This is a predicted structure of a 74-nucleotide RNA (transfer RNA) from a Pseudomonadota bacterium. Model confidence (mean pLDDT): 80 of 100. Its Rfam family is "tRNA". About the family: Transfer RNA (tRNA) molecules are approximately 80 nucleotides in length. By type it is a transfer RNA.

[in-house]
RNA sequence: GCGCUCUUAGCUCAGCUGGAUAGAGCACUUGACUACGAAUCAAGAGGUCGUAGGUUCGAAUCCUACAGAGCGCG
Numbered sequence: 001g002c003g004c005u006c007u008u009a010g011c012u013c014a015g016c017u018g019g020a021u022a023g024a025g026c027a028c029u030u031g032a033c034u035a036c037g038a039a040u041c042a043a044g045a046g047g048u049c050g051u052a053g054g055u056u057c058g059a060a061u062c063c064u065a066c067a068g069a070g071c072g073c074g
Stems, first nucleotide, its partner, number of pairs: 001073007010026004019057001028044005050066005
């Protein structure tokens, strides 16, 4: 330098062929339970879906550029 894959909550990851409120587990907060904790149960908070554009009635999902990470080739 070229090609491919990935980037979604604090962490690990789902999200099908674009369809309409963006999710799970762990972690966190509050409550119940307990003599106090842990465990368990209930509830809650947390997201400009890497950034910027484009297509579309509608984009996490399709297209382009850029950034970052990984792999391969030279």